[in-house]
Context: one part of a larger RNA
RNA sequence: GGCGUAUGGGGAAUGCCUAGGCUCUCAGAGGCGAUGAAGGACGUGAUAAGCUGCGAAAAGUUACGGGGAAUGGCACACACAUUUUGAUCCGUAAAUAUCCGAAUAGGGCAACCUGGUUAUUUGAAGAAUAAUCAUCCAUCUUGUAUGGAAGCAAACCCGGAGAACUGAAACAUCUAAGUACCCGGAGGAAGAGAAAACAAUAGUGAUUCCGCUAGUAGUGGCGAGCGAACGCGGAAUAGCCCAAACCUAUGUUGUUACGGCAAUGUAGGGGUUGUAGGACUACAAUAUUUGUUGCUCAAUGAAUUAGAAUCUGUUGGAAAUCAGAACCAUAGAGGGUGAUAGUCCCGUAUAAGUAAAGACAGUUAACGAUAGUAGUAUCCUGAGUAGUACGGGGCACGGGAAACCUUGUACGAAUCCGGCGGGACCAUCCGCCAAGGCUAAAUACUCCUGAGAGACCGAUAGUGAACUAGUACCGUGAGGGAAAGGUGAAAAGAACCCUGAAUAAGGGAGUGAAAUAGAUCCUGAAACCAUACGCUU
Numbered sequence: 001g002g003c004g005u006a007u008g009g010g011g012a013a014u015g016c017c018u019a020g021g022c023u024c025u026c027a028g029a030g031g032c033g034a035u036g037a038a039g040g041a042c043g044u045g046a047u048a049a050g051c052u053g054c055g056a057a058a059a060g061u062u063a064c065g066g067g068g069a070a071u072g073g074c075a076c077a078c079a080c081a082u083u084u085u086g087a088u089c090c091g092u093a094a095a096u097a098u099c100c101g102a103a104u105a106g107g108g109c110a111a112c113c114u115g116g117u118u119a120u121u122u123g124a125a126g127a128a129u130a131a132u133c134a135u136c137c138a139u140c141u142u143g144u145a146u147g148g149a150a151g152c153a154a155a156c157c158c159g160g161a162g163a164a165c166u167g168a169a170a171c172a173u174c175u176a177a178g179u180a181c182c183c184g185g186a187g188g189a190a191g192a193g194a195a196a197a198c199a200a201u202a203g204u205g206a207u208u209c210c211g212c213u214a215g216u217a218g219u220g221g222c223g224a225g226c227g228a229a230c231g232c233g234g235a236a237u238a239g240c241c242c243a244a245a246c247c248u249a250u251g252u253u254g255u256u257a258c259g260g261c262a263a264u265g266u267a268g269g270g271g272u273u274g275u276a277g278g279a280c281u282a283c284a285a286u287a288u289u290u291g292u293u294g295c296u297c298a299a300u301g302a303a304u305u306a307g308a309a310u311c312u313g314u315u316g317g318a319a320a321u322c323a324g325a326a327c328c329a330u331a332g333a334g335g336g337u338g339a340u341a342g343u344c345c346c347g348u349a350u351a352a353g354u355a356a357a358g359a360c361a362g363u364u365a366a367c368g369a370u371a372g373u374a375g376u377a378u379c380c381u382g383a384g385u386a387g388u389a390c391g392g393g394g395c396a397c398g399g400g401a402a403a404c405c406u407u408g409u410a411c412g413a414a415u416c417c418g419g420c421g422g423g424a425c426c427a428u429c430c431g432c433c434a435a436g437g438c439u440a441a442a443u444a445c446u447c448c449u450g451a452g453a454g455a456c457c458g459a460u461a462g463u464g465a466a467c468u469a470g471u472a473c474c475g476u477g478a479g480g481g482a483a484a485g486g487u488g489a490a491a492a493g494a495a496c497c498c499u500g501a502a503u504a505a506g507g508g509a510g511u512g513a514a515a516u517a518g519a520u521c522c523u524g525a526a527a528c529c530a531u532a533c534g535c536u537u
Stems, first nucleotide, its partner, number of pairs: 001536009015522001016486002020457002022454007029446002031152002039100003042055003050074002061094006070082003105114003115133007135149005140143001156187001157185004167174001171221001197204002208235005218226002239438003242382001246269010274416001276381004280375004289369005294363003300357001304352003310325004326343002328332001334346003387411008397423001418433005473480002493521001496508004
């Protein structure tokens, strides 16, 4: 020096655990904000650095309800207090709520500075206290009026604007993709929606979503790719209101022969469709259905309450194990307890209670909404619209035979003997009635709340974050971004003694089942280091 064995150090893997995550299901909620939000700054405790709570009334104040013995958050110590005259705690409703922040009296380098007006203070002042003073929009009663807006927020939704990488094995049409990003707006959903629709000689009957149809028909440097509809089966179903004609009232203007006439505005009635309908004329009537508000009832509804049934022995530090004998069960879900407990504890099944609120139902009271028949002379039925041309865009459809929808520019109809569509166009036939509006459900999503689940993770995993985590730290900044869990059943956390300079460290003693569980604390692998012994060079 090597190898082996043993014992240690070192190190943190592994195993076990879970306080935290992840993904979902059901239900709720789907907003907060000038009555000052979200988010912060600074304060606030006897002592107080951090987190949490709270706001100069500051880990809190008040009322009511619950509850019934300890309490002063995390946080285990000491002091001092509170509490059966009911505290702490839980729920509901209130009070207070500094400064910044939309921030809004003006300013400003956020959490600061400086004002005006009114009132108060003996209050004169370079003082204090309280209130008030931004902008925009709408409305009318025109007032120093009233109401609204703004800002924030995870996704979902609608609109405006809108890439490139990429793919095409290059690349330009094309694709990616109307995606990402940006802007505006709304709601708990949004959007769409009651046929100027589809279809095809048969018929359907608003919209939305799902499964097929179908990777079909098509489209496409006919490349890469893109990609329907009819129809069928389901989910859910709901239909309505204006404009106009006409009538009534009333106002304004023009004109007048002062009788009116014409134009026009406002309000009310009327009326709403394609088998055309309505006005109008003539009849007939008060039916049917239904909404909102109020009232009554009260399922539900915060904290919460009751809630069955086991003992003995054995091993052990400890029984819930094991053995024996019992019991309950509308409860043998789950968790805890010194190891594995239906009957020890919390619970569970079940039952009860409950303020605000209040579904469903009922009721009559009020206020509404809703219907018919015949005739057809006249009137009405959405105009810079439909359509056309040029240029774009959207439709699965890239200009194509290119209909349909939309519209920047220019032209520009008809009026029911009317108009539009059925994929160029024409005829026939069929369907429908544009140029006004509203509309629940089925559908999408989850920042958030409650209950629950998992052939999800188990501390290099699972969220970046199981811990003072978006913290420490890095960066001028935008931004980037960690590491870090486990004594024990219980602190019983090692009194006392010794060595030592020692409040270091260690050795005894003691606790404990265990201290090689001693706070660098469960288990404690390997690398690496050391000691002892053996073999060997």
Notes:
A computed fold for a 537-nucleotide part of an RNA from a Flavobacteriaceae bacterium, annotated as large-subunit ribosomal RNA, domain I. NCBI's taxonomy places the organism under Bacteria, Pseudomonadati, Flavobacteriia, Flavobacteriales, Flavobacteriaceae. RNAcentral holds the full RNA, with entries from ENA.